[in-house]
RNA sequence: UUACCGAAACGGCAAACCUAUCGAAAGGUAGGGACGCAAAGCCACGGGCCUAAUGCAUUUUCGCGAAGGCAGCCGGGUUACCGAA
Numbered sequence: 001u002u003a004c005c006g007a008a009a010c011g012g013c014a015a016a017c018c019u020a021u022c023g024a025a026a027g028g029u030a031g032g033g034a035c036g037c038a039a040a041g042c043c044a045c046g047g048g049c050c051u052a053a054u055g056c057a058u059u060u061u062c063g064c065g066a067a068g069g070c071a072g073c074c075g076g077g078u079u080a081c082c083g084a085a
Base pairs, nucleotide, nucleotide: 005083006082012037013036017032018031019030020029021028022027035072041078042077043076045075046074047073048070049069050068055064056063
């Protein structure tokens, strides 16, 4: 120094829930709040999951369906702070 790794420290992020707001919804954003997190930074590439507006089908309900989401579900890619064993 690099890779793995994860003690300590400096710091970082922020689940549920509440408020506001955007959205058809799932969900996002901002503020509050901390369950947790060593990539809980970023990318929907593979799998998975959620929603089902437009659309398809239907007499209607039901149903199908992602071009919408989830990176805090698992892989993969990519970038990065610190440095004990």

The RNA shown here (c-di-GMP-I riboswitch aptamer) has 85 nucleotides and comes from Evansella vedderi. The coordinates come from a structure-prediction model, not an experiment, and the mean pLDDT is 87. The organism belongs to Evansella, within Bacteria. The sequence was found by an Rfam model in a public genome assembly.